About this RNA
A computed fold for a 71-nucleotide RNA from Candidatus Levybacteria bacterium RIFCSPHIGHO2_02_FULL_40_18, annotated as transfer RNA. Its Rfam family is "tRNA". Rfam links the family to the GO term triplet codon-amino acid adaptor activity.
């Protein structure tokens, strides 16, 4: 400099244009003499900005951060 791939709750990861779930963590409550373990039960996320579209995590553009490979 060029191609490619991935970007979602702190953390790992689902969701093939139509209410964003799940695990784990973290707060509360129950359970216990206490811890632990267990049960409920809140909060908490779609990298940023534009297009298409009635509706976009999703589909195209730029553009940021990572990985790969190429020169």
């Nucleotide at each position: 400099g060029c191609g490619g791939g991935u970007g979602u709750g702190g953390u790992u990861c689902a969701a093939u244009g139509g209410u964003a779930g799940a695990a784990u963590a973290a707060c509360u409550c129950c359970c216990u003499u206490c811890c632990a373990a267990g049960g409920a039960g809140u909060a908490g996320a779609c990298g940023g900005c534009a297009g298409u579209u009635c509706g976009a995590u999703u589909c195209u553009g730029c553009u940021c951060a990572c990985c790969c490979g190429c020169u």